[in-house]
């Protein structure tokens, strides 16, 4: 240098044919307990890696950039 794949909540990941973002795990706060762990039951918490563009409408489409993994040179 070329090519593939990731890249979404604090972590690990969903997200279908483009229609307005979720789970579980953590974390907080109530019950329950002598207390604490468990369990229950509610709450927050998101520039969806950075931009441009197409669209009435983008996580999901095109094109550039950026980081990470592997591959070929």
């Nucleotide at each position: 240098g070329g090519g593939u794949g990731a890249u979404u909540a604090g972590c690990u990941c969903a997200g279908u044919u483009g229609g307005u973002a979720g789970a579980g795990c953590a974390g907080c706060u109530g019950a329950c307990u002598c207390u604490u762990a468990a369990u229950c039951a509610g709450c927050g918490g998101g520039u969806c890696g950075c931009g441009u563009g197409u669209u009435c409408g983008a996580g999901c489409c095109a094109c550039g950039c950026a980081u990470c993994a592997c591959c070929c040179a």
Model confidence (mean pLDDT): 80 of 100. Predicted 3D model of a 73-nucleotide RNA (transfer RNA) from a Pseudomonadota bacterium. The sequence was found in a public genome assembly. Its Rfam family is "tRNA". By type it is a transfer RNA. From the family's description: Transfer RNA (tRNA) molecules are approximately 80 nucleotides in length.